[in-house]
RNA sequence: AGUUUGAUCCUGGCUCAGGAUAAACGCUGGCGGCGCACAUAAGACAUGCAAGUCGAACGAACUUAACCAUUAGUUUACUAUUGGAGCGGUUAGUGGCGGAAUGGAGGGUCAACACGUACACCACCCUGCCUUUGGAGGGGGGACACACAGGUAGAAAAUGCCCGUUAAUCCCGCUAUUCCCCUUAGAAUCCCCUUGGUUCAAAAGGGAAAGGGCCCAUCCCGUUAAAAGAUGGGCUUCGUUUUAAUUAGCUUGGUGUGUGGGUAACCGGCUUAACAAAGCCGACGACCCUUACCCCAAAUUGGAGUGUUGAACCGCCCCCUUGGGGAUUGAAUUCCGGCCCAGACUUCUUGGGGGAGGCAGCCGUCGGGAAUUUUGCGCAAUGGAGGAAAUUUUGACGCAGUGACGCCGCGUGCAGGAAGAAGGUUUUCGGAUUGUAAACUGCUUUAGACAGGGAAGAACAAAGACAGUACCUGUAGAAUAAGCUCCGGCUAACUACGUGCCAGCAGCCGCGGUAAUACGUAGGGAGCGAGCGUUAUCCGGAUUUAUUGGGUGUAAAGGGUGCGUAGACGGGAAGUCAAGUUAGUUGUGAAAUCCCUCGGCUUAACUGAGGAACUGCAACUAAAACUGAUUUUCUUGAGUACUGGAGAGGAAAGUGGAAUUCCUAGUGUAGCGGUGAAAUGCGUAGAUAUUAGGAGGAACACCGGUGGCGAAGGCGACUUUCUGGACAGAAACUGACGUUGAGGCACGAAAGUGUGGGGAGCAAACAGGAUUAGAUACCCUGGUAGUCCACACCGUAAACGAUGGAUACUAGGUGUAGGGGAUAUUAAAAUUCUCUGUGCCGCCGCUAACGCAAUAAGUAUCCCACCUGGGGAGUACGGCCGCAAGGUUGAAACUCAAAGGAAUUGACGGGGGCCCGCACAAGCAGUGGAGUAUGUGGUUUAAUUCGACGCAACGCGAAGAACCUUACCAGGGCUUGACAUAUAAGUGAAUAAUUAAGAGAUUAGUUAGCUCUUCGGAGCACUUAUACAGGUGGUGCAUGGUUGUCGUCAGCUCGUGUCGUGAGAUGUUGGGUUAAGUCCCGCAACGAGCGCAACCCCUGUUUCCAGUUGCCAGCACAUAAAGGUGGGGACUCUGGAGAGACUGCCGGUGAUAAAUCGGAGGAAGGUGGGGACGACGUCAAAUCAUCAUGCCCUUUAUGUCCUGGGCUACACACGUACUACAAUGGCUAUAACAAAGAGAAGCGAGACCGCGAGGUGGAGCAAAACUCAAAAAAGUAGUCUCAGUUCGGAUUGUAGACUGAAAUUCGUCUACAUGAAGCUGGAAUUGCUAGUAAUGGCAGGUCAGCAUACUGCCGUGAAUACGUUCCCGGGCCUUGCACACACCGCCCGUC
Repeated sequence: AGUUUGAUCCUGGCUCAGGAUAAACGCUGGCGGCGCACAUAAGACAUGCAAGUCGAACGAACUUAACCAUUAGUUUACUAUUGGAGCGGUUAGUGGCGGAAUGGAGGGUCAACACGUACACCACCCUGCCUUUGGAGGGGGGACACACAGGUAGAAAAUGCCCGUUAAUCCCGCUAUUCCCCUUAGAAUCCCCUUGGUUCAAAAGGGAAAGGGCCCAUCCCGUUAAAAGAUGGGCUUCGUUUUAAUUAGCUUGGUGUGUGGGUAACCGGCUUAACAAAGCCGACGACCCUUACCCCAAAUUGGAGUGUUGAACCGCCCCCUUGGGGAUUGAAUUCCGGCCCAGACUUCUUGGGGGAGGCAGCCGUCGGGAAUUUUGCGCAAUGGAGGAAAUUUUGACGCAGUGACGCCGCGUGCAGGAAGAAGGUUUUCGGAUUGUAAACUGCUUUAGACAGGGAAGAACAAAGACAGUACCUGUAGAAUAAGCUCCGGCUAACUACGUGCCAGCAGCCGCGGUAAUACGUAGGGAGCGAGCGUUAUCCGGAUUUAUUGGGUGUAAAGGGUGCGUAGACGGGAAGUCAAGUUAGUUGUGAAAUCCCUCGGCUUAACUGAGGAACUGCAACUAAAACUGAUUUUCUUGAGUACUGGAGAGGAAAGUGGAAUUCCUAGUGUAGCGGUGAAAUGCGUAGAUAUUAGGAGGAACACCGGUGGCGAAGGCGACUUUCUGGACAGAAACUGACGUUGAGGCACGAAAGUGUGGGGAGCAAACAGGAUUAGAUACCCUGGUAGUCCACACCGUAAACGAUGGAUACUAGGUGUAGGGGAUAUUAAAAUUCUCUGUGCCGCCGCUAACGCAAUAAGUAUCCCACCUGGGGAGUACGGCCGCAAGGUUGAAACUCAAAGGAAUUGACGGGGGCCCGCACAAGCAGUGGAGUAUGUGGUUUAAUUCGACGCAACGCGAAGAACCUUACCAGGGCUUGACAUAUAAGUGAAUAAUUAAGAGAUUAGUUAGCUCUUCGGAGCACUUAUACAGGUGGUGCAUGGUUGUCGUCAGCUCGUGUCGUGAGAUGUUGGGUUAAGUCCCGCAACGAGCGCAACCCCUGUUUCCAGUUGCCAGCACAUAAAGGUGGGGACUCUGGAGAGACUGCCGGUGAUAAAUCGGAGGAAGGUGGGGACGACGUCAAAUCAUCAUGCCCUUUAUGUCCUGGGCUACACACGUACUACAAUGGCUAUAACAAAGAGAAGCGAGACCGCGAGGUGGAGCAAAACUCAAAAAAGUAGUCUCAGUUCGGAUUGUAGACUGAAAUUCGUCUACAUGAAGCUGGAAUUGCUAGUAAUGGCAGGUCAGCAUACUGCCGUGAAUACGUUCCCGGGCCUUGCACACACCGCCCGUC
């Protein structure tokens, strides 16, 4: 930093970024330097090498230069043979020194003197080679090897055996003066805690030797005894070092004494027929189990330290086939490359009896494993062993080789270069980017190549493995040299394509379901760079074990409570000591490492020198404040005694009344009881009810109170007895006696257990009745353990204040319980001060917040208990306790990335409050039943095109499917296309008429037939070709636009300020009021915006103006009649401009406000009625088929043209309507009364024809003029008389009319005939509050024709509303919440 949430703060875990590594894996790889390299099988090992050396210790053997002699070759000469002597050389054996070092490994280590530290302490010891000192080295004896010769065992080999001869620095005695050493005994004084040390005298006993160096030697080496040193080592102790108490007791040589033996030396280290006693060790963790070499150091870290590591280098320990055993030798071993025994194993050999062997030395092999090198060169250097030395030896070591395993350094070029090339990628097609990158021009040469020279490392004449290496010089030429990872956030770096919850990615969160910056590829970019990533491990971040530096009311966490042991901590004054503490000094703290400075390799890594440091331990000196120890003292902490009152404190015994139940008796009769409602149950054998008497058990009304007491659990009638504690007062006594308290002990509700009593009521289990889908429950009727008593167990609770105890300090206010003082008072009451307890409010402070707040969760100190992510789990196993039930202690595997606390905003609640709405209620009329119309589902079909699906789809898109529409199906055609634009080439018309084939599209003919022109051409059309057109194909979950809905509900927000750590709050809540977040008042808020209202339209009254096509009062004309005519503007009406209504006026109520109620006036009264107008948002709501549009798909077809069919199907289901079922009616007749509209491819009058639909015909009218046009219900009169009818009209037949190319699928209408269901409709359900419902007709759009639909218009014209309990929906406040995809949520269990 990321990650729990819608968001917030906190708690808390998980994860990441950093550094490191003996590493491994993947991709890649130029050079050099310095380092490092079997972590696994302490598995097994072929071959070679890793420890020898000395002839100046010894004999012997072999060999031999020069020399002498001899013989042979012809002789001086030379060569050869044999013998002598012999400078030298070699070495099997004896002997000496060294093989205990060096090297390797980490198995073990009853986790201990193993390691580290202290020159530690008390005391005891050894020490070859080396150094120093002063001595001695006289004289004898003996043997075995080897070798040689001989013999011999054995079935081989290894191995030997016997006999003869032999030397020494081999082995063994003897001698001994002074001196020396050891042992025993003695004396002295001194030192000493002690075994002891020192000195003295002398008694007894004991104790040495080796020579070599040809001659020489006063020299050298060696030998012997002693003293001292140095070096190395042994032993002892304090302290420290893994995990566990689910290891609490361990131990029998164990503890101590004595004797003896042993050792270099101390010690039960060992021994004992010895002795003693119960000791020793242990919560400061013994014993047991497990794990492990330890350390200097390394890594990390701000530091501290905790935690981790102990590879390489250095020190220690331990081991070298075995958790083996043993000795010999030696100064030192119980011996890596020695011996013996045993075991395991292996290979080889064998005559089958046996024998041989030990790489955890250096290489190397197999095996194991993710994984770790050459069977190299050299002793030149350093170091070791032997030697007098020359020298020999050394897989120690020095070098080289392999490995990017690590660290460090260098290079792969540098400068210029824009036509911003080509190519790639991308694109909005303009461009952008790769990119000065490349090409091209100029320059340079490190490393590498070639050639020449050539070291230091060597203190010594020569002799250098490395090495012809490092290094230097020259030559040529950009030539030979770049990858890896990543690009969603954390975390630097983005686009395209592919894929489509597939393939895959992923450290955490998470990504991928057709537009993936997260998968794969490409381009581009970022980072590091001969490396880069991944994995593993460690530290850090993690204050996430908290000493520095955490917590425990609710997040994990206070023990149920007290008493008290160990321990820890502890009041005032004075003195002493000096353990802690502080200061100084000294010693030590190996070296290397780290740090600083200076130097050496060209630099760095690496390395040399010096310094500092190693923060530790110990000693000495000093100080004496604090802690501690000790002495004396004090009274305030604590306690004792005294006086006083309060109390459900505890235990035992006794007593009391009310009530329930039961028994007995009386009265009395049919029910009682119980529930939401019932039933089981009780009752005529007399219940319930009521009266009287009795029995028995349990519990104690009122008082009674966040009152009292108690450590907690807990304690409630009254009396008596016994008994604990607290409080107040006063200040007599003690003199710190205190606090806390691991273990321990005691107490400890309810339930439960055991034994014995008791048992009225209540009541687990159980039974029955109900409820229910079921009901092993809730409710009811019964009912046993139990509840009660005594004794004994159990030992747990939300045993809670979810808050351990103690002490001190830190504003106040107000109750209550107990005590005391003061004031005043006759007293009660009162006021005030104070101590103790118990409550509430509140400041500082604290807290994540909530909250706590003198009864702290504040400020401090002390002690105890407990916590460290969720689940698994308070489970398993083990131990302890218990009669049992069970309790206590108490894990791990595995799994998740959260779990959790407090608060916030919403949504939700069969939570609460307030309010509204035809929401209910009160009414009216319906739907649901019938027939028909229409839409939908389903089914069917070649097709029945598509969409819409709770409200908010279903007379919806569709304001009108016979063709067309049309998107669907069958068949027939076309392919630059039915439609658009552009380019190129060609042709000439376009168009009209007509003939033939065909279902038509179409095809083939005939005839007629161009315009303008600057003469280039242009327009128009056709043909060919290319770009492209086209798509009612997909995705409404990629979109725009539009629309629905909550809802005409009253809400939704912002700025500034304030409050809060913050999300957020406030404002907008509150008191009133309204249709309204409408208005008023108040208020840490003040203002503002979108909504509400108003502004707009229609309608209701009226004034003015105007007066045709409208009107006609008065005047005149005229008619059968009629505003028909002249005229008129009065009226109606038309349409312009105005007025009018604002709670304006009056009264009541109200805070004097807002407002509300009533009234007046008025045509209209409290938004007059209606309409348009729809806030922030919700539903991934609807629509890609109105339109537009991204992406995908299609292109002789999913495009387009045509004919026919289909969308009109039909067992069925649903929605919406129409018509009815009739008398408030039907039918017949008949002098009524509208509004609003429409009309030229139109409305169509009068007249005539037809029963009628309609036809003929055409006056008038582009309309206040003419036409549609008749309004209907109503009214009046007549008839029908309650029937499936004179109701109802479906269905069907016949005959017609109209529209239209066309009426069969599939139109409407008329006449005549036919005359179905249906007699008011189950559960359920809809609309409507006034000119409304209901009812009656009229018109319009669509339209050739087709209306029961839709949109409008007018006529007639009601009923009811007490009211807000309930149903539905909504608004505000509040409350709960484990919901936030928000209750259609979340979530538990069973199968």